Description: The prediction has a mean pLDDT of 82. A computed fold for a 72-nucleotide RNA from a Chloroflexota bacterium, annotated as transfer RNA. Its Rfam family is "tRNA". By type it is a transfer RNA. RNAcentral records the identical sequence in 2 taxa. Lineage of the source: Bacteria > Bacillati > Chloroflexota. The RNAcentral record of the sequence draws on ENA.
RNA sequence: GGCUCCGUAGCUCAACGGUAGAGCAGUGGACUCUUAAUCCAUUGGUUGGAGGUUCGAAUCCUCUCGGAGUCA
Numbered sequence: 001g002g003c004u005c006c007g008u009a010g011c012u013c014a015a016c017g018g019u020a021g022a023g024c025a026g027u028g029g030a031c032u033c034u035u036a037a038u039c040c041a042u043u044g045g046u047u048g049g050a051g052g053u054u055c056g057a058a059u060c061c062u063c064u065c066g067g068a069g070u071c072a
Stems, first nucleotide, its partner, number of pairs: 001071007010024004018055001026042005048064005
């Protein structure tokens, strides 16, 4: 340098082009003599960045940044 894949909540990951979710973590509460466990509720997102297509983009296209693999 060429090619392929990945980037979404604090972490691990989902999400046919049509309101961005789950588990864990966090917060509040219940339970308990207390803690842990369990149960209920709940906060948290410029979907790496910039453009384009579209009525509508996490999703499709282009460029770019970071990471991994592979071919030299």